[in-house]
RNA sequence: GCCGGGAUGGGCUAGCCUGGUUCAUGCUAGGGGACUGUGGAUCCCUUGACGCGAGUUCAAAUCUCGCUCCCGGCC
Numbered sequence: 001g002c003c004g005g006g007a008u009g010g011g012c013u014a015g016c017c018u019g020g021u022u023c024a025u026g027c028u029a030g031g032g033g034a035c036u037g038u039g040g041a042u043c044c045c046u047u048g049a050c051g052c053g054a055g056u057u058c059a060a061a062u063c064u065c066g067c068u069c070c071c072g073g074c075c
Base pairs, nucleotide, nucleotide: 001074002073003072004071005070006069007068010028011027012026020058029047030046031045032044033043034042051067052066053065054064055063
């Protein structure tokens, strides 16, 4: 330099191919509560995210382009 994959709450992860708004999924973690002699387990409520910029569109996490970073391969 070229090719491919990836970046989403504090951590992990789904959703992207096929755009659809209301409130972006689940687990875990944090906060509160119920239960319990205490704790644990279980249950309920709650906090919190689409790498950056631009474009297309009525509408973008999703499509297009550029950039940054990570992983793998080729030279």
Molecule: transfer RNA
Organism: Euryarchaeota archaeon RBG_19FT_COMBO_69_17